[in-house]
The RNA shown here (Guanidine-I riboswitch aptamer) has 130 nucleotides and comes from Roseospira goensis. The sequence was found by an Rfam model in a public genome assembly.
RNA sequence: CACAAGAGCGGCUAGGGUUCCGGUUCGGUACUGUGCGCGAAGGCGCGAGAUGGCGAACGGCUGGUCCGAGAGCUGCAGCCCUUGGGGUCAACAGCCCUUGGGUACACGGCGGGACAAAAUCCCGGGAGAC
Numbered sequence: 001c002a003c004a005a006g007a008g009c010g011g012c013u014a015g016g017g018u019u020c021c022g023g024u025u026c027g028g029u030a031c032u033g034u035g036c037g038c039g040a041a042g043g044c045g046c047g048a049g050a051u052g053g054c055g056a057a058c059g060g061c062u063g064g065u066c067c068g069a070g071a072g073c074u075g076c077a078g079c080c081c082u083u084g085g086g087g088u089c090a091a092c093a094g095c096c097c098u099u100g101g102g103u104a105c106a107c108g109g110c111g112g113g114a115c116a117a118a119a120u121c122c123c124g125g126g127a128g129a130c
Base pairs, nucleotide, nucleotide: 008076009075010074011073012072015067016066020064021063022061023058024057025056026055027054031052035046036045037044038043078103079102080101081100084097085096086095105125107128111123112122113121
């Protein structure tokens, strides 16, 4: 100098959408039912159909479930150096336990992919820029 390999896992968050839950609106039915809904209150509404059960739509519905960061946080592991000790060895190294430290830097499309769907997820520390 070149090539190859490796650059992990967990928890959380920013963020994300809409499978499920919940919510809102609408619909049909008459299974439930003088008990309910709205309002600060006075009151108003209801078999000419309250509430619940059923169905549909809506994520420009706060949310729960869910997805979720290379360049966010954190823990563990790994690796490097090291304190003290142990075994082996002529001795050193290697190996095991343990102490402390280190693990830098990092601007980034378009487009595509998965799951229900989207995203700082994956393609990707990519293309590109400096």